This is a predicted structure of a 71-nucleotide RNA (transfer RNA) from a Candidatus Kaiserbacteria bacterium. Its Rfam family is "tRNA". The sequence is in RNAcentral, with records from ENA. Taxonomically the source falls in Candidatus Kaiseribacteriota (Bacteria, Bacteria candidate phyla).
[in-house]
RNA sequence: GCCUGGGUAGCUCAAUGGUAGAGCAUGCCCCUGAAGAGGGCGAGACGGAAGUUCGAUUCUUCUCCCAGGCA
Numbered sequence: 001g002c003c004u005g006g007g008u009a010g011c012u013c014a015a016u017g018g019u020a021g022a023g024c025a026u027g028c029c030c031c032u033g034a035a036g037a038g039g040g041c042g043a044g045a046c047g048g049a050a051g052u053u054c055g056a057u058u059c060u061u062c063u064c065c066c067a068g069g070c071a
Stems, first nucleotide, its partner, number of pairs: 001070007010024004018054001026042005047063005
C1' cells in the first nucleotide's frame, strides 16, 4: 500500500430501513434481626462527517480506531 471483518449502555452481545433490546454491573424500593440470594421500578449507548430516503444503527461515500490476511 491492497483486501476482509468489526466499532451500539460501565462490560459482553443482539437488532439489518419505521419508538434501539438482553445478560452482568449500577441507583431506589420490597423481602431479612443484618447481609447475601430473590422480586419490582429506574438511569444509561448506535466512532465522526456528508449523501440517498417521508424516515438511517441499518444503504452509499469519505474519515478515525481495532483485529486478521496478502505483498